[in-house]
RNAcentral holds the full RNA, with entries from ENA. Predicted 3D model of a 594-nucleotide part of an RNA (large-subunit ribosomal RNA, domain V) from a Candidatus Woesearchaeota archaeon. The coordinates come from a structure-prediction model, not an experiment, and the mean pLDDT is 83.
Context: one part of a larger RNA
RNA sequence: ACGGCUUACUCAUACCAGGACAGAAAGACCCCAUGGAGCUUUACUGUAGCUUGACAUUGAGUUUGGGUUUUGCAUGUGCAGGAUAGGUGGGAGACUGAGAGUCUACGGUGUUAGCUGUAGAGGAGUCGUCGGUGAGAUACCACUCUUGCAAGAUCUAGAUUCUAACCAUCAUCUAUUAGCUAGAGAUGGGACAGUGUCUGGUAGGCAGUUUGACUGGGGCGGUCGCCUCCUAAAGAGUAACGGAGGCGUCCAAAGGUUCCCUCAGGCUGUAUGGAAAUCAGCCGUAAGAGUGCAAAGGCAUAAGGGAGCUUAACUGUGAGACAGACAAGUCGAGCAGGUACGAAAGUAGGGCUUAGUGAUCCGACGGUACAGAAUGGAAAGGCCGUCGCUCAACGGAUAAAAGUUACCCUGGGGAUAACAGGCUGAUCUCCCCCAAGAGUUCACAUCGACGGGGAGGUUUGGCACCUCGAUGUCGGCUCGUCGCAACCUGGGGCGGUAGUACGUCCCAAGGGUUAGGCUGUUCGCCUAUUAAAGCGGUACGUGAGCUGGGUUCAGAACGUCGUGAGACAGUUCGGUCCAUAUCCGGUAUGAGCG
Numbered sequence: 001a002c003g004g005c006u007u008a009c010u011c012a013u014a015c016c017a018g019g020a021c022a023g024a025a026a027g028a029c030c031c032c033a034u035g036g037a038g039c040u041u042u043a044c045u046g047u048a049g050c051u052u053g054a055c056a057u058u059g060a061g062u063u064u065g066g067g068u069u070u071u072g073c074a075u076g077u078g079c080a081g082g083a084u085a086g087g088u089g090g091g092a093g094a095c096u097g098a099g100a101g102u103c104u105a106c107g108g109u110g111u112u113a114g115c116u117g118u119a120g121a122g123g124a125g126u127c128g129u130c131g132g133u134g135a136g137a138u139a140c141c142a143c144u145c146u147u148g149c150a151a152g153a154u155c156u157a158g159a160u161u162c163u164a165a166c167c168a169u170c171a172u173c174u175a176u177u178a179g180c181u182a183g184a185g186a187u188g189g190g191a192c193a194g195u196g197u198c199u200g201g202u203a204g205g206c207a208g209u210u211u212g213a214c215u216g217g218g219g220c221g222g223u224c225g226c227c228u229c230c231u232a233a234a235g236a237g238u239a240a241c242g243g244a245g246g247c248g249u250c251c252a253a254a255g256g257u258u259c260c261c262u263c264a265g266g267c268u269g270u271a272u273g274g275a276a277a278u279c280a281g282c283c284g285u286a287a288g289a290g291u292g293c294a295a296a297g298g299c300a301u302a303a304g305g306g307a308g309c310u311u312a313a314c315u316g317u318g319a320g321a322c323a324g325a326c327a328a329g330u331c332g333a334g335c336a337g338g339u340a341c342g343a344a345a346g347u348a349g350g351g352c353u354u355a356g357u358g359a360u361c362c363g364a365c366g367g368u369a370c371a372g373a374a375u376g377g378a379a380a381g382g383c384c385g386u387c388g389c390u391c392a393a394c395g396g397a398u399a400a401a402a403g404u405u406a407c408c409c410u411g412g413g414g415a416u417a418a419c420a421g422g423c424u425g426a427u428c429u430c431c432c433c434c435a436a437g438a439g440u441u442c443a444c445a446u447c448g449a450c451g452g453g454g455a456g457g458u459u460u461g462g463c464a465c466c467u468c469g470a471u472g473u474c475g476g477c478u479c480g481u482c483g484c485a486a487c488c489u490g491g492g493g494c495g496g497u498a499g500u501a502c503g504u505c506c507c508a509a510g511g512g513u514u515a516g517g518c519u520g521u522u523c524g525c526c527u528a529u530u531a532a533a534g535c536g537g538u539a540c541g542u543g544a545g546c547u548g549g550g551u552u553c554a555g556a557a558c559g560u561c562g563u564g565a566g567a568c569a570g571u572u573c574g575g576u577c578c579a580u581a582u583c584c585g586g587u588a589u590g591a592g593c594g
Base pairs, nucleotide, nucleotide: 009592010591011590012589013588014587015586016585018584019583020582023578030413031412032411033410035409036408037405038404039403040402043209044208045207046206047205049202050201051200053198054197055196056195057194059162060161061160062159063158064157065156066155067154068153069152070151071150072149073148074147076145077113086144087143088142089141090140093127094126095125102121103120104119105118106117107116108115109114166189167188168187169186170185172184173183174182175181212224213223214222221241225247226246227245228244229243230242248394249292250351251350255310256309257308258307259306260305261304263288265283266282267281268280269279290299291298293356295354296353297352314337315336316335317334320331321330322329326395339348340347341346362388363387364386365385366384367383368382370381420467421465422463423462424461426460428456429455430454431453432452433451437447438446474549475547476546477545479541480538481537482536483535484534487512488511489510490507491506492505493504494503495502514528515527516526517525518524555573556572557571558570559568560567561566
């Protein structure tokens, strides 16, 4: 100097996709918001529409029923009594040839005695005053009551008729050579219908809304105020979906006061009578009873048990404290008034104490010395007292309120779930200690109860620590890599090792560890082999490598649940898998440099 080989680095080119919790889209799942929207209904409140009635538009006649009223007429029987006396007043006469008594016919009424109306015959009387009756003449007149008839007025309900409002029809006439419209006409309907105002009902057809919070995610369940104990760490206070229980009253005595008493239990005795009923005696100091009810703290000087008298379970206040974010809550001597008990001193403003409860608004009742919209009153109001809320989600959003969303949307959250990781290791897998026992005998060849101690971090969980301005989720395919608690292959110890096999333990991770059927499957079962068909880790390795069968959107169906909208770790059919590689990493080739 040349050639070859090798490896590290740098560069280039071509490629691969393990990482940059890579890119894309302020996560669609989940939770939250006194967020939104769609839908549902026997949620609440409304409302269109439909419907009921009244009045108006809207008039006339006939008739029926009812009410009021006017006029006329009739009507009215307790007994006594001429006899069917409604009441009161006036009253001595009244009616009658403009036809009385009487008779006949036909009516009305009726308590069957009569009363009364019309027509006819007929031709002169009929009735009262007088006597009997509580009340006296239908002789006559006036007013009036009960019941009824007739006519009129008026109101009202119904039926029916009419036509003129109003409505409809017409290839009729005119405007006008118009199948429209207006007027006219005809026909039909008709004070109905239609329309307006008010009104009762109905009304997811439609509308506006509500549909609580706590919560070891949310839902389901449970809870929500007050009292007692423990937790509570010897002042007070102190949390949890920590451990136990109670309250939403009761009592006219179970309150006040004065006076008196002592319990539970034990022993002994005693008819029915017993362990225990009632009775007698003795013992009985911390009391083991009782206290209206929970618990705690008290209580024998009793706060426990009894008797007498009673109403302080009063009115007006209240120094000062406790407690306390506020609002509430609690204790309270003393003063004034009037009172109960007690001889008095005194005690008494409920109850042995701590639960037995509800703000404000609104309304009601009683009182009142306030006030009274020109004035006087009144109304409404104020003040004092009392009452009406399981406003129990109990500091009470309204007088009044349920659901569903996989058709969904927005704002947020890794303050909060599902995957993965982390911590933990109850559960799980494996190992060890003790050794009762099994193993003919013999604990330890092998198995090992009752118990005890660990390791691992593959299960199911617990926690909620990064990530919700996205860390793609089961299984398969592909491609690996690691551990060893070793399935095969290798070496060895012991054996209840004759051999072949086999059991158990020790060393060992180099290599290997099949192909099919069913199922989306992992797993599992089965078939046929094999030396063997290992167990695990790797974001349950691996979707910017593939797939997309399963799960987990929108469509649809079944079963079940739901009134329904809809729902279901129930089933079933269907259902868009993006991407040109910047950096790190890796592969191949080439060049440079060593």